[in-house]
RNA sequence: UUCUAUCUUCGGGGCAGGGUGUGAUUCCCGACCGACGGUGUUGAACAGAUAUUGUUCUGAGUCCGUGACCCGCAAUGCAUAUGCAUUGCGGCUGACCUGGUGGAAAUCCGGGACCGACAGUUAAAGUCUGGAUGGGAGAAGAUUAUA
Numbered sequence: 001u002u003c004u005a006u007c008u009u010c011g012g013g014g015c016a017g018g019g020u021g022u023g024a025u026u027c028c029c030g031a032c033c034g035a036c037g038g039u040g041u042u043g044a045a046c047a048g049a050u051a052u053u054g055u056u057c058u059g060a061g062u063c064c065g066u067g068a069c070c071c072g073c074a075a076u077g078c079a080u081a082u083g084c085a086u087u088g089c090g091g092c093u094g095a096c097c098u099g100g101u102g103g104a105a106a107u108c109c110g111g112g113a114c115c116g117a118c119a120g121u122u123a124a125a126g127u128c129u130g131g132a133u134g135g136g137a138g139a140a141g142a143u144u145a146u147a
Base pairs, nucleotide, nucleotide: 001147005143006142007141008140009139010138017029018028019027031127032126033116034115035066036065037064038063043057044056045055046054047053061114062113070091071090072089073088074087075086076085077084078083096112097111098110099109100108118130119129120128
């Protein structure tokens, strides 16, 4: 470096202040938040010794993919009024323009926009409560097996 299996741990943030109202963190003004892998002209460290260098780490809510919710099918188990659970497969699954730099940017810098499952609620929710002490893309590590 390649690669098999098992196990352990980790694995999501956010309405300040104000208006209306009997009632709203749900409406209005305004505020705030950004999961995981990839890409990447950013930044940092080290090496190197001048080359437009190398290595590692870091770097996108709106790019390419993934995950949660929800729906369907199949298998299995439980149940018996046609449901529940688990596993697998499939479906569904939001949102960006512009100016600059440059060889190259939908990622950098400037500006202006936009987006956000389901159920609940004295009133419509990305931010409250709940399913969820759940699940999870995946991350790190240990042991084991292969070349």
A computed fold for a 147-nucleotide RNA from Virgibacillus sp., annotated as FMN riboswitch aptamer (RFN element).
The organism belongs to Virgibacillus, within Bacteria.
Its Rfam family is "FMN riboswitch aptamer (RFN element)". About the family: The RFN element is a highly conserved domain that is found frequently in the 5'-untranslated regions of prokaryotic mRNAs that encode for flavin mononucleotide (FMN) biosynthesis and transport proteins.
RNAcentral holds the sequence, with entries from Rfam and Ribocentre.